This is a predicted structure of a 539-nucleotide part of an RNA (large-subunit ribosomal RNA, domain I) from a Chitinophagaceae bacterium.
Lineage of the source: Bacteria > Pseudomonadati > Chitinophagia > Chitinophagales > Chitinophagaceae.
The RNAcentral record of the full RNA draws on ENA.
The coordinates come from a structure-prediction model, not an experiment, and the mean pLDDT is 81.
Rfam family: Bacterial large subunit ribosomal RNA. Rfam links the family to the GO terms structural constituent of ribosome and ribosome.
Context: one part of a larger RNA
RNA sequence: CGUUCGGGGAAUGCCUUGGCGGUAAGAGGCGAUGAAAGACGUGGCACGCUGCGAUAAGCUUCGGCGAGGUGCGAGCAACCUUAGACCCGGAGAUUUCUGAAUGGGGAAACCCACCUCAGAGAUGUAAGUAGAUAUCUAAUCUUCGGGUUAGAUAUCGAUCUUACAUUUCAUAUACGAGGUAUUUUAACCUGAAUUCAUAGGGUUAAAAAGCGAACCCGGAGAACUGAAACAUCUCAGUACCCGGAGGAAAGGACAUCAAACGAGACUCCCUUAGUAGUGGCGAGCGAACAGGGACCAGGCCGUGCUCUGAAACAACGAGAACCAGAUGGAAAGCUGGGCCAUAGCGGGUGAUAGCCCCGUAUCGGUAAAAUGAAGAGCCGUUAGAGUAAGGCGGGACACGUGAAAUCCUGUCUGAAGAUGGGGGGACCACCCUCCAAGCCUAAGUACUCCUUACCGACCGAUAGCGAACAAGUACCGUGAGGGAAAGGUGAAAAGACCCCCGACGAGGGGAGUGAAACAGAUCCUGAAACCGAACGCCU
Repeated sequence: CGUUCGGGGAAUGCCUUGGCGGUAAGAGGCGAUGAAAGACGUGGCACGCUGCGAUAAGCUUCGGCGAGGUGCGAGCAACCUUAGACCCGGAGAUUUCUGAAUGGGGAAACCCACCUCAGAGAUGUAAGUAGAUAUCUAAUCUUCGGGUUAGAUAUCGAUCUUACAUUUCAUAUACGAGGUAUUUUAACCUGAAUUCAUAGGGUUAAAAAGCGAACCCGGAGAACUGAAACAUCUCAGUACCCGGAGGAAAGGACAUCAAACGAGACUCCCUUAGUAGUGGCGAGCGAACAGGGACCAGGCCGUGCUCUGAAACAACGAGAACCAGAUGGAAAGCUGGGCCAUAGCGGGUGAUAGCCCCGUAUCGGUAAAAUGAAGAGCCGUUAGAGUAAGGCGGGACACGUGAAAUCCUGUCUGAAGAUGGGGGGACCACCCUCCAAGCCUAAGUACUCCUUACCGACCGAUAGCGAACAAGUACCGUGAGGGAAAGGUGAAAAGACCCCCGACGAGGGGAGUGAAACAGAUCCUGAAACCGAACGCCU
């Protein structure tokens, strides 16, 4: 060096429990009736996850299902179950402690309180009820002794109940339950200096708070960057922060546009158009009218109140049709002959199954609660000033003060009032058009923490979410925070009885299982680097 056989190693191939992206529906909230998120517990044995909460892998009830069940978890033990378990669906009960956390405190899961209610026994007092005893009356029975029943009077009292007072006990069936934060609103009770009052105090009732992925509205608001430097400008009203709301939000029914013709709320898309403009006329920024679509709805001055109630919705039920032969460990593949189909979507079964199994098409089912299509009834009635506009200073409009109209307003002024007022890009006239300074309004539009079904010329374990596995885990960091690696025996554990070497090891050799053990648990396939052995050859 070559050939062969190995070790080691994990690539590659195949696979998929997991992801990624979408479509169609649903849902779009949860929370003082204590949320989200947790701590600690909870199992016969119990480390982690899951479930649950001292009723603790669970309790009750209603419905479904029908033979097994006691989660992942595969072991032993002990149990449950056709008197219907387990499991599935609806509704309830329980739900320690922390957490808005709310009785006070606090270094979260801990500490410390107060008020009310809730025990057992004994004694005494008072009241009451029935009761016992004695006497009398009436009725009735009678063996004439008396008995039974009803009523009245008197006495008794640990017979019992209730209330009060005193006292003893102390965790048992009883170491418990409820309340007590703040703010706002409303009502009531009180109540100073200070007469009336007010402040203040108290009680009751209701509401709020906190969390949550994006979407939405508002407040406040950067810089890096670009301009090849940089200051106006840009990035950008972006990021970040704060407040608020809803399933959408916002906007919205012309003091709008238009142009001499007319249109007719708002929102969204296309186009107009990178046009008109704006701009250290640099970098850049950047419309509108008209046109085409989506969707269409108008009302009110209190967007009021009441009633009836279709329909849909769970677990789940029924659900067609195939056999034989050869090969093989195994038939669903092959051969032969059949069948069903409103079902030949999909998955499983020892290789590729319409007819083996689960399903699928189709049909059925659904109590209560909640939702609520649609319908009916009752009722009420009117116009916008400290505004428009103007001065000064800013901001928004595509528009950087510009010839700068229009909108907003910090400040100072301040009209008219339909014979009036606003606008038509300085301003004036004519003309046209509309009626501000009050309010509400579905749909078309935006988003997806989440649920269900389905789909993919998406990934297939260095990919796809960081996470297919005890993953936001292990681990790192004082902390904010950072953040992995790690899938595959076999159809079925049939997971190797027994024997031998060895330390009653590790590991191995037989034997056995299996289709296969070079599938032996470091387990499918098993490349290369790297390390050997045998043989051959060269030096």